Overview:
The prediction has a mean pLDDT of 83. The part of an RNA shown here (small-subunit ribosomal RNA, 5' domain) has 543 nucleotides and comes from an uncultured bacterium. The full RNA is in RNAcentral, with records from ENA, Greengenes and SILVA.
[in-house]
Context: one part of a larger RNA
RNA sequence: GAACGAACGCUGGCGGCGUGCCUAACACAUGCAAGUCGAACGAGAAAGGGGCUUCGGCCCUGAGUAAAGUGGCGCACGGGUGAGUAACACGUAGGUAACCUGCCUCCAAGAUUGGGAUAACAUGUCGAAAGACGUGCUAAUACCGAAUAAGACCACAGCUUCCUCGGAAGCAGGGGUCAAAGAUAGCCUCUACUUGUAAGCUAUCACUUAGAGAUGGGCCUGCGUACCAUUAGCUAGUUGGUAGGGUAACGGCCUACCAAGGCAAAGAUGGUUAGCUGGUCUGAGAGGAUGAUCAGCCACACUGGAACUGAGACACGGUCCAGACUCCUACGGGAGGCAGCAGUGGGGAAUAUUGCGCAAUGGGCGAAAGCCUGACGCAGCAACGCCGCGUGAGUGAUGAAGGCCUUCGGGUCGUAAAGCUCUGUCAGAGGGAACGAAUGUUCCUGGGGUUAACAGCCCCGGGAAGUGGCGGUACCCUCAAAGGAAGCACCGGCUAACUCUGUGCCAGCAGCCGCGGUAAUACAGAGGGUGCAAGCGUUGUUC
Numbered sequence: 001g002a003a004c005g006a007a008c009g010c011u012g013g014c015g016g017c018g019u020g021c022c023u024a025a026c027a028c029a030u031g032c033a034a035g036u037c038g039a040a041c042g043a044g045a046a047a048g049g050g051g052c053u054u055c056g057g058c059c060c061u062g063a064g065u066a067a068a069g070u071g072g073c074g075c076a077c078g079g080g081u082g083a084g085u086a087a088c089a090c091g092u093a094g095g096u097a098a099c100c101u102g103c104c105u106c107c108a109a110g111a112u113u114g115g116g117a118u119a120a121c122a123u124g125u126c127g128a129a130a131g132a133c134g135u136g137c138u139a140a141u142a143c144c145g146a147a148u149a150a151g152a153c154c155a156c157a158g159c160u161u162c163c164u165c166g167g168a169a170g171c172a173g174g175g176g177u178c179a180a181a182g183a184u185a186g187c188c189u190c191u192a193c194u195u196g197u198a199a200g201c202u203a204u205c206a207c208u209u210a211g212a213g214a215u216g217g218g219c220c221u222g223c224g225u226a227c228c229a230u231u232a233g234c235u236a237g238u239u240g241g242u243a244g245g246g247u248a249a250c251g252g253c254c255u256a257c258c259a260a261g262g263c264a265a266a267g268a269u270g271g272u273u274a275g276c277u278g279g280u281c282u283g284a285g286a287g288g289a290u291g292a293u294c295a296g297c298c299a300c301a302c303u304g305g306a307a308c309u310g311a312g313a314c315a316c317g318g319u320c321c322a323g324a325c326u327c328c329u330a331c332g333g334g335a336g337g338c339a340g341c342a343g344u345g346g347g348g349a350a351u352a353u354u355g356c357g358c359a360a361u362g363g364g365c366g367a368a369a370g371c372c373u374g375a376c377g378c379a380g381c382a383a384c385g386c387c388g389c390g391u392g393a394g395u396g397a398u399g400a401a402g403g404c405c406u407u408c409g410g411g412u413c414g415u416a417a418a419g420c421u422c423u424g425u426c427a428g429a430g431g432g433a434a435c436g437a438a439u440g441u442u443c444c445u446g447g448g449g450u451u452a453a454c455a456g457c458c459c460c461g462g463g464a465a466g467u468g469g470c471g472g473u474a475c476c477c478u479c480a481a482a483g484g485a486a487g488c489a490c491c492g493g494c495u496a497a498c499u500c501u502g503u504g505c506c507a508g509c510a511g512c513c514g515c516g517g518u519a520a521u522a523c524a525g526a527g528g529g530u531g532c533a534a535g536c537g538u539u540g541u542u543c
Base pairs, nucleotide, nucleotide: 001543002542003541004540006539007538008537009536010535013389014388015387016386017385018384019382020381021347026345027344028343030342031341032340035073036072037071040070041069048061049060050059051058052057080300081299082298090224091223092222093221094220095219096218099217100216104213105212106211108209109208110207112146113145114144115143121136122135123134124133125132126131151178152177153176154175156173158171159170160169161168162167182205183204184203185202186201187200191198192197193196226272227271228270233263234262235261238260239259240258241257242256243255244254245253275297276296277295278294279290280289281288282287302323303322304321305320306319325336326335327334328333353379355378356377357376361375362373363372364371365370392422393421394420395419402413403412404411405410426484428479429478430477431476432475436470441465442464443463444462445461446460447459448458449457450456487532488531489530490529491528492513493512494511498527499526500525501524502523508515509514
C1' cells in the first nucleotide's frame, strides 16, 4: 500500500447492487418448511338453506362436498451445517471384457382366464393417554394362481468376429423358468338386442416383457493433496492361494482350509491439525495466504448401532434398539429431536423479521383445472461492503463584526460571511403511472393427423377474456423552498500540514526513533493548516 462475512470509538443526508452467528455440531417455547391424485378403489358426514309435520321427526339441497381409509407416485430432490475425515474424501486423467439406472425418448411384441382376502365401516374389549386386540361386511391399477413366451434368464452343445488370451459380441438349435390392469372421453362401421346402449370400435393416459438411448450413480486405477522423526518399526483377515457364501458388480467383502507373507527412511505406524475444489486476497511475476457469499463433490442430521421399504437410503422433518437430556402421566406407561425459515435463551467484540406472495423461475403430484412448495421472488433491519448523488451556483472589499497572532505598523480566518442575482439534484407535498405476463390458462375459430366418422383426442396457427407479491413501487409532471443534510483523523522526523496559552520528568503522548525536569511546532486547549469524506480513525488477520 492492498484486502476483510469484521469489531470498537466519534459522526451520519439519499439511492442502487450485494453481504450479514467466523463463537456453543450448545439447548430450544411457538408457527410454518412434502405432499398430491376421485380420470385406480370402496364407503361417506355436518353446519347452513328450503319444504312438510301428529312437534316425535321426515324429505330436498348442501354433496358424492368435507374429514378419514385402501392404492399409486413423490417423500433419496430441493434446503441446512462442516462435527468427523489426511482418505480414492477431493482434483485431474483413465478403466469397468466386473455393474445398476424409477420418471423421459425411440423401437418390437403383448395385455387371456380365474381366485381368496383386507382396511375404511359396524360392533365389542383393554388402557389415564399414546394406542392395542377380537368379531362381522366390502372394493380396486392392492394381493395370489393358471395360460401364452418372441425375447430375457439358467444349464447344454455348434459356428463367425474381436480380444488385455481370462474372455466378450453376434447368429442359429433343442430343454427348463419367468408377465400384465385397467381408467376416462367419444362413436355406431361391423356384431347383439334394434330406442339407444355395450361385451364392439376409436383416441388418450396407464400396464407387461424385451432391445437401444439419454440421464444419474456404484466400483477400480495412475498422478497430485498439511505438520511432527523430540513418532522407527508396523501388521494374524494381516499378505497371497483354493473352495464356498454374499453383492447390481470385482474383491479377505465374509467363512473354511493351505502357504508365510505384506508395508516401511522415496517416511510405514503413531500423533496433531483440517471438509476438498472451481475460486478469493495479495503480488510485476514466481510465490504466499485462504476456502464467507456463488458453483461442483464429499460427510453429517441429539449421541452410538442396525436394518426395512424402494429404481435409488442404511433415509434431517421414516422405523427399531441403546444412551444422555426435556416434557406428559391416573406411576402402569408414553412423547420429542430447528446443523430447514423466522424466532428464544446461552456463549460472544460481534451478525437481521416469529414479514408478504406463489405473480415469475424451478420442483412434487395430477389427463387437466389445480393443490403443495420458509426452494424461490420480494419486502423489513444493519454505513457491513462496493458504486453513484447531494449538502448549492454566480457576484460580492468598508477586506465588516468577531476570534487568533503581533515587532502594535499590521497580519490572518477571508470572497469566507452578510448583501444582490439565480438554480432546483436529494429529502417534502400533490397528480399520473409501468416493464416484469404469455410460448402457460379459459372461450371462439382456421388448417393438418388419427379414424368407419364432420365425435373425441393430438399437433400447428388467429382472435378475445382473465391472471402482479413487489406496489400506487420504479419512472414522469407540478408546487414550494437555499430552505432539512459534514464529519473524522492528523500537523517533531519517517509523512502533507505551525503558532499562542496552560503544564513543568508532573499530567500525559508514543507505530519506530523518542517527547515532557519554566520559553514543549511531540502533553492539554485554542486559532490556523493538511489529508480523506458520509464517512474517518483504531484494533485484529493476510499478502